[in-house]
RNA sequence: GCCCCGGGUCCGCGGGGCUUCCGCUCGUGAACCGCGUCAGGCCCCCGCAGGGAGCAGCGCUCAGCGAAUCCGGAAGUGGCCGCGGGGUGCCCGGGGCAAC
Numbered sequence: 001g002c003c004c005c006g007g008g009u010c011c012g013c014g015g016g017g018c019u020u021c022c023g024c025u026c027g028u029g030a031a032c033c034g035c036g037u038c039a040g041g042c043c044c045c046c047g048c049a050g051g052g053a054g055c056a057g058c059g060c061u062c063a064g065c066g067a068a069u070c071c072g073g074a075a076g077u078g079g080c081c082g083c084g085g086g087g088u089g090c091c092c093g094g095g096g097c098a099a100c
Base pairs, nucleotide, nucleotide: 001097002096003095004094005093006092007091008090009089010085011084012083013082014081015080017077018076019075020074021073022072023071025067026066027065028064034060035059036058037057042052043051044050
């Protein structure tokens, strides 16, 4: 220097990891502009019964906020595994030939 083989770089598919976001779940959550229930008081009624609106309180919850993992989804990732394809342009390894 030439040839051959294998692997990597390249492409496709599948899987899984990490990060971020969303959903689910839990918690919190409307001084007044949500809902429900409405003590007291107020109003209707000659009055009783009954009815009405409705503050506080309580309950539920919207938006928002917070939370730890699991589950589901999306995006990203010169990182991982497997299968297949492609290839001599480069890298690594091995073998043969030639030359010294």
Molecule: Bacterial small signal recognition particle RNA
Organism: Gemmatimonadota bacterium